[in-house]
A computed fold for a 72-nucleotide RNA from a Dehalococcoidia bacterium, annotated as transfer RNA.
RNA sequence: GCCCAAGUGGCGCAAUGGCAGCGCGACGGUUUUGUAAACCGUAGGUUGGGAGUUCGACUCUCCCCUUGGGCU
Numbered sequence: 001g002c003c004c005a006a007g008u009g010g011c012g013c014a015a016u017g018g019c020a021g022c023g024c025g026a027c028g029g030u031u032u033u034g035u036a037a038a039c040c041g042u043a044g045g046u047u048g049g050g051a052g053u054u055c056g057a058c059u060c061u062c063c064c065c066u067u068g069g070g071c072u
Stems, first nucleotide, its partner, number of pairs: 001071007010024004018055001026042005048064005
C1' cells in the first nucleotide's frame, strides 16, 4: 500500500429499514441479627465521527477514525 471483519450503557452481546433491548455489574427496596443468595424496582446509550438515500437508518451508500486478521 491492497483486501476482509468489527465498533451499540461500566463489561459481554442482541436488534436482517418501523418504539434501541437482554445478561452481568451499579444503585434503591423486601427478606436476614448481619453479609451473601433470592425477589421487586430504578438509573445508565448523541448506536465510533461526518455526509447522503428514505416518510422513517443501529441497519443501506460514501468519506474518515480506531481495533483485529490476511496479502505483498